This is a predicted structure of a 106-nucleotide RNA (SAM riboswitch aptamer (S box leader)) from Metabacillus sediminilitoris. Its mean pLDDT, the model's own confidence on a scale to 100, is 84.
RNA sequence: CUCUUAUCCAGAGAGGUGGAGGAACUGGUCCUAAGAAACCUCAGCAACCACAGUUUAAUCCUGUACGGUGCUAAUUCCAGAAGAGCUUAGCUUUUGAAGAUAAGAA
Numbered sequence: 001c002u003c004u005u006a007u008c009c010a011g012a013g014a015g016g017u018g019g020a021g022g023a024a025c026u027g028g029u030c031c032u033a034a035g036a037a038a039c040c041u042c043a044g045c046a047a048c049c050a051c052a053g054u055u056u057a058a059u060c061c062u063g064u065a066c067g068g069u070g071c072u073a074a075u076u077c078c079a080g081a082a083g084a085g086c087u088u089a090g091c092u093u094u095u096g097a098a099g100a101u102a103a104g105a106a
Base pairs, nucleotide, nucleotide: 002105003104004103005102006101007100008099013042014041015040016039017038021031022030023029025080026079027078028077043072044071045070048068049067050064051063052062053061076098081095082094083093084092085091086090
C1' cells in the first nucleotide's frame, strides 16, 4: 500500500513546550492569539483484541480492565452518488461511495 469482516446519533481533558493553522478530500459550516497543528506528562472514556463466566446448532449473551491498539469540539460536524416520499426547490428517508478504527489475510 491492497483485500476481507465488524463498528461509526453513546462516552471521555488538564498541564507543559510550541506559535498559525485545524476539522481526511471538495463545497458548506465551524474551531482557533481567551493560543491551531505537532510533541511530552498525567488523567480519563470505550471495550476491537485479550481474560473470566453462562449457554448453544451458533460467531450470540454477561462481566473485568493488568496488557496491545484506539479515542477524549460539533452524529464520521453536514452534504457529495443513486433511489423513494412529501412538497416545490427545499425537507424527510433508504442504500451506497469515501473516510476512521479494530482484527485478520495476501